[in-house]
Formats: sequence, structure tokens, C1' cells
RNA sequence: GGAUGAAUAGCUCAACGGCAGAGCGUAAGCUUGUUAAGCUUAGGGUUGAAAGUUCGAAUCUUUCUUCAUCCG
Repeated sequence: GGAUGAAUAGCUCAACGGCAGAGCGUAAGCUUGUUAAGCUUAGGGUUGAAAGUUCGAAUCUUUCUUCAUCCG
């Protein structure tokens, strides 16, 4: 220099163009002699950035950034 892939909650990851979710973790409550385990609830997101298409974009298109792999 070229090609491909990835970027969504604190972490690991989902999500036909139509309500942004799960597990773990965190907080509170219940339970218990105490802890652990178990149960219930809650909080936590400008979906990497900026544009475009669309009635509607995490999703489609373009550019940029960062990371990973391959080729040279």
C1' cells in the first nucleotide's frame, strides 16, 4: 500500500427496515442464626463519528476513526 471483518449497557453478546434486549455483574428487597445459594424488583444505551436513502435506520448506502486477520 491492497483485501476482508468487527464496533450496541460495566463485561460477553442478541436484535426481518417498525417498542433497543438477554446472560453475567451492580443496587434494593424477600428468605436465613450468619454467610453463600435461591426468588423478586430496579438502575444502566446520544447503537464508534458524520452525512445520505426512507413515512420510519442498530439494520441499507457513502466517508472517516479505532481494532483484528490476510496479501504484498